[in-house]
RNA sequence: AGAGCCUUUAGGGUUAUCGCUCCCUUUAGGGAGAGGAAAGUCCGGACUCCAGAGGGCAAGGAGCUGCCGAAAGGCAGGUGGGGGAAACCUCACGGAUAGGGUCGCAGAAAACAGACUACCUAUCUCGGAUGGUGUUUGUAGGCUGAAAAAGCCGUAAAGCCAUUCCAGAUAGGUACAGGUGAAACGGUAGGGUAAAGGCCUACCAGUACCACUGGCGACAGUGGUAGCUGACAACCCCCUCCUGGAGAAAUCCCAAGUAGGAGGACGCUUGAGGCUUGCCCGGCCGAUGUCCUCGGGUAGGGAGCUAAGAGAAAUGAUAACCUCAAACAGAAUCCGGCUUACUCAAAGGCUCUGGCU
Numbered sequence: 001a002g003a004g005c006c007u008u009u010a011g012g013g014u015u016a017u018c019g020c021u022c023c024c025u026u027u028a029g030g031g032a033g034a035g036g037a038a039a040g041u042c043c044g045g046a047c048u049c050c051a052g053a054g055g056g057c058a059a060g061g062a063g064c065u066g067c068c069g070a071a072a073g074g075c076a077g078g079u080g081g082g083g084g085a086a087a088c089c090u091c092a093c094g095g096a097u098a099g100g101g102u103c104g105c106a107g108a109a110a111a112c113a114g115a116c117u118a119c120c121u122a123u124c125u126c127g128g129a130u131g132g133u134g135u136u137u138g139u140a141g142g143c144u145g146a147a148a149a150a151g152c153c154g155u156a157a158a159g160c161c162a163u164u165c166c167a168g169a170u171a172g173g174u175a176c177a178g179g180u181g182a183a184a185c186g187g188u189a190g191g192g193u194a195a196a197g198g199c200c201u202a203c204c205a206g207u208a209c210c211a212c213u214g215g216c217g218a219c220a221g222u223g224g225u226a227g228c229u230g231a232c233a234a235c236c237c238c239c240u241c242c243u244g245g246a247g248a249a250a251u252c253c254c255a256a257g258u259a260g261g262a263g264g265a266c267g268c269u270u271g272a273g274g275c276u277u278g279c280c281c282g283g284c285c286g287a288u289g290u291c292c293u294c295g296g297g298u299a300g301g302g303a304g305c306u307a308a309g310a311g312a313a314a315u316g317a318u319a320a321c322c323u324c325a326a327a328c329a330g331a332a333u334c335c336g337g338c339u340u341a342c343u344c345a346a347a348g349g350c351u352c353u354g355g356c357u
Base pairs, nucleotide, nucleotide: 001353002352003351004350005349006348007347008346009345010343012322013321014320015319016318017317018316020033021032022031023030024029035328039339040338042337043336044335045334046333047247048246049245050244059243060242061241062240063239064077065076066075067074068073078093079092080091081090082089083088094238095237099236100235101232102231103230116178117177119173120172121171122170123169124168125167127166128165129164130162131161132160133159141153142152143151144150186204187203188202189201190200191199205229206228207226208225209224210223211222212221213220214219251303252302253301254300261294262293263292264291265290266289273285274284275283276282
């Protein structure tokens, strides 16, 4: 200098003029006035109302370790997988020896497995090859005969025989080899075997258990023992822990009427009460009446609601200077998180490559 990785900071300032919302004093002023995400409304809470003795079932959620936290979540770490040359980034996390279930296609067979090819054994074949036997001193076979005694016939080089080889058939053994698959029941070598196989042995990988060492712990390292050796729990399930519902249009308070409810008093033609009125008489109205009290509650108002605090919602505009003032975006009860969006810059740490001294 270049290419990258990680972490953090900032998200305008001053002045003037004109405006907006709220507050305080008072007619002239003074004070306060959006964010790092106010956003998405995705989590967790505060708060409010409703429900609820206690226990259980069901349903839902969480699930490696330590620390912080009310919780969500955060920080640091562990084990395993993936990406990168590296700094570093990223994904997963109880149990498969409680039990059930699943493993498409392909393949013979997919989980106390399986026999398609190949390998081995046995039996067989009017099989083939090879070898032997046999050729008139008679093989195979046939006949006489009680007879494996004896005798007779006897194709013509066939036939017969074989702990040999090959081919085929049937039955069994075998998981070594082939091929299929994401996965074929650990790997290599040897022994053993009819042929084989953790069947046995040695070494290697893993798993489980035991001991020691290190660590708070998850776990790691070393040694030993056991031939113990597919995956899926985001399929059901098992284990541990947690969870009542609805949400500020929550909820609470005040409360109009020619609205409606309850109670009481008086009265119902022998007239309560009202209108006329300063008062009386008189006149008129009058029974689904008049008056009083009470609670609920609509309109409406207030609290909830805030050191911004409205109830359709204010927080702005212009000019000058700061070398520039841009992006995403606008509080509606509050708080803590997560995620997403984004600008001009700045700071710190780290990796790799090249150059110069």